[in-house]
RNA sequence: GGAGCAGCCCAGGCGGUCGCUGGAUUUAAAAAUUCAGAGGAAAGUCCGAACACCACAGGGCAUGGCGCUCCGUAAUUCGGAGUCGCGGCAACGUGAAGGAAAGUGCAACAGAAAGUAAACCGCCUUUAUCAGUGAACAGGGUUUUGAUAAUUGUUCACUGAAAAGGUAAGGGUGAAACGGUGCGGUAAGAGCGCACCAGUUCUUUGGGUGACCAGAGAAGCUUGGUAAACCCCGCCUGGUGCAAAACCAAAUAGAGGAGUGCAAAGAAUUCAGUUUAUACUGUUUUCUUGAAGGGCUGCCCGUCCUUGACUCCCGGGUAGGUUGCAAGAGAUGACAGGUAACUAUCAUCCAUAGAUGAAUGACCGCUGCCGGUGAAAACCGGUACAAAAUUCGGCUUACGGGCUGCUCCAGCC
Numbered sequence: 001g002g003a004g005c006a007g008c009c010c011a012g013g014c015g016g017u018c019g020c021u022g023g024a025u026u027u028a029a030a031a032a033u034u035c036a037g038a039g040g041a042a043a044g045u046c047c048g049a050a051c052a053c054c055a056c057a058g059g060g061c062a063u064g065g066c067g068c069u070c071c072g073u074a075a076u077u078c079g080g081a082g083u084c085g086c087g088g089c090a091a092c093g094u095g096a097a098g099g100a101a102a103g104u105g106c107a108a109c110a111g112a113a114a115g116u117a118a119a120c121c122g123c124c125u126u127u128a129u130c131a132g133u134g135a136a137c138a139g140g141g142u143u144u145u146g147a148u149a150a151u152u153g154u155u156c157a158c159u160g161a162a163a164a165g166g167u168a169a170g171g172g173u174g175a176a177a178c179g180g181u182g183c184g185g186u187a188a189g190a191g192c193g194c195a196c197c198a199g200u201u202c203u204u205u206g207g208g209u210g211a212c213c214a215g216a217g218a219a220g221c222u223u224g225g226u227a228a229a230c231c232c233c234g235c236c237u238g239g240u241g242c243a244a245a246a247c248c249a250a251a252u253a254g255a256g257g258a259g260u261g262c263a264a265a266g267a268a269u270u271c272a273g274u275u276u277a278u279a280c281u282g283u284u285u286u287c288u289u290g291a292a293g294g295g296c297u298g299c300c301c302g303u304c305c306u307u308g309a310c311u312c313c314c315g316g317g318u319a320g321g322u323u324g325c326a327a328g329a330g331a332u333g334a335c336a337g338g339u340a341a342c343u344a345u346c347a348u349c350c351a352u353a354g355a356u357g358a359a360u361g362a363c364c365g366c367u368g369c370c371g372g373u374g375a376a377a378a379c380c381g382g383u384a385c386a387a388a389a390u391u392c393g394g395c396u397u398a399c400g401g402g403c404u405g406c407u408c409c410a411g412c413c
Stems, first nucleotide, its partner, number of pairs: 001409010012367007020037006039385001043396002046394005051241004058301004064236004068082005083097001084095004098232002103230002105226002120171002122167006129161010179197006198222002200219008245323004254314001256313005264289005271282004291307006330349005336343002368383006
C1' cells in the first nucleotide's frame, strides 16, 4: 500500500418565526407560561410470550413444531459456549446435525445388474461332438537300396466352434457396482488364507458435566444413496386475538320461512282439597337416575349449564361515547459472580408520544461529519434507509458516516 474477517458507536446540533398533539400551572372560561412529542431498524408479520375472553378443571388421540451437547431466558424454531461435518491459505463462516438391519417408496440415461441385485466381454474345466494343424505308431503303395509323397486308421497336443458347469479377481457402463494394497493358494478365481490399512461390533485405559477426543486388544464380521420422501424414536403443543375485551347511552320489526326436538321416573317434603283410615289428587322445594339441547373442543372420554331451547335462511334498527392506552419480564449507573449469554444487590429516573381518517411540521441563519480543488483564505458537492397505533423479547431485510481488533499478499527499513 492492497485484499478480506469480526465487533462497536452515531444517525446530526444550536438559535429565531409561524403551526399541530398531549401533560402540568393558572383562569369563571378562554388566553398565557412551561415540559415533552416517530427508530435502529418503528419495516417484514417470520417466531415466542404478557394480557383479554371462551363459566370451571382434567385424560387420550389427532394436528403442528423442534431434533449434536451443556448453559441462559417469562418463553421460543431465540441467545452463549463447545463438539463433529462442510467451505476458505487464514482471520472466520455455515449446517434441515436423532434413526436406513422396523417397514414402504424413489433414483433419468448407460449398464448383465442399482441392494442381501447381477453375468455383457473375459478366465478355467469337461465332452462317446465337429473342424483344422502338428507329432508318433500301424497298414498299404512306389523302389536297386535308403528315403519320401499321396491315402487310411489309432493315440497325444494345440487352436477354433457348440453344449454343460465353475467364477466375480481382470475389462467395459455409470455419479455410485458388495472394502483397499501385496503375498500365497486354486482348474481358474474369490477374505479362501495371511500381513498391513480402513470400516463395523465387542471389551477396555486416560481426559471432559457432556456431545466427543486420544489410545490398546479381540473378531475375517465387510452390512450402497435418499427420511428438506412417507415413516420410526424423543421432547413440546387448547382456541381466538386490542378489529381481544369491559362499561354507558341510544334505536329497533321480527306480523317471515325451514329443520331438530319437547319426557319424564323414584324418594323425601311445603300448602290446599277429599277420605273412617291407610291413602288419593293438585302444587312448592331438595336429592338421585335418565332423556333432550348447549358449552369446554378438531375428535373421543369426562365434566358443567338448562328443562326448555337450539340451528339455518330472509328482513329491520344501532354502529355514538368512555375505558383498555402505557410504571414496565422498564431504563441508566456502580459493584460482585460467570469464558460468555446472563444473574443477584444497591442507587437514580419516569413533566410519560398516546393519535383515532390519524399530531410529531414548514421557513431562515449558523454549525457538525465526509469528499474534491487550493499555498492559504475560501469555494463546490454529499449527509443514507426510512414513519409509532396493545406491549415486550428475538430473527430477517434496507442503508450514510466513523472507530477498534484480527488474517493474508507485495514492497521498503
The RNA shown here (Bacterial RNase P class A) has 413 nucleotides and comes from Desulfonema limicola. Its mean pLDDT, the model's own confidence on a scale to 100, is 75. The source organism's lineage runs through Bacteria, Pseudomonadati, Thermodesulfobacteriota, Desulfobacterales and Desulfonema.